[in-house]
RNA sequence: GCGGGCGUAGUUUAAUGGCAGAACAUUAGCUUCCCAAGCUAAUGGCGGCGGUUCGAUUCCGCUCGCCCGCU
Numbered sequence: 001g002c003g004g005g006c007g008u009a010g011u012u013u014a015a016u017g018g019c020a021g022a023a024c025a026u027u028a029g030c031u032u033c034c035c036a037a038g039c040u041a042a043u044g045g046c047g048g049c050g051g052u053u054c055g056a057u058u059c060c061g062c063u064c065g066c067c068c069g070c071u
Base pairs, nucleotide, nucleotide: 001070002069003068004067005066006065007064010024011023012022013021018054026042027041028040029039030038047063048062049061050060051059
């Protein structure tokens, strides 16, 4: 330099054009003599920019980061 794959919550991940879900973690409450465990609730997310579309996490282009291959 060229090609390919992957970027979603603090972490691990699902969804694949039509309200972004779960688990763990965090916080609050209940329970307990206390702690742990358990139950309930809450907080918090689609790497960035642009395009297509009535509507984009999803499709297209560029770009950024990580990984793999070729030279």
The RNA shown here (transfer RNA) has 71 nucleotides and comes from Candidatus Omnitrophica bacterium 4484_171. The coordinates come from a structure-prediction model, not an experiment, and the mean pLDDT is 82. Rfam family: tRNA. The family's RNA type in Rfam is transfer RNA. Its family is annotated with triplet codon-amino acid adaptor activity in the Gene Ontology.